The RNA shown here (transfer RNA) has 71 nucleotides and comes from a Candidatus Pacearchaeota archaeon. The sequence was found in a public genome assembly.

RNA sequence: GGGCCUAUAGUAUAAUGGAUUUACAUUCGGCUGGCAGUCGAAAGAUUCGAGUUCAAUUCUCGAUAGGUCCA
Numbered sequence: 001g002g003g004c005c006u007a008u009a010g011u012a013u014a015a016u017g018g019a020u021u022u023a024c025a026u027u028c029g030g031c032u033g034g035c036a037g038u039c040g041a042a043a044g045a046u047u048c049g050a051g052u053u054c055a056a057u058u059c060u061c062g063a064u065a066g067g068u069c070c071a
Base pairs, nucleotide, nucleotide: 001070002069003068004067005066006065007064010024011023012022018054026042027041028040029039030038031037047063048062049061050060051059
């Protein structure tokens, strides 16, 4: 320098154009004298910028970051 892949809550993940899923963690409440444990609830995310579309996590282009291969 070039090719390819990836980017979603604090962490790990699902989602093939139509209301972003689940687990752990966090917060609140119940059970307990307290802790632990368990049950219920809540908050929390699509890397950035354009484009296509009635509608984009999804498709297209570019940027950034990471991974991998070639030189």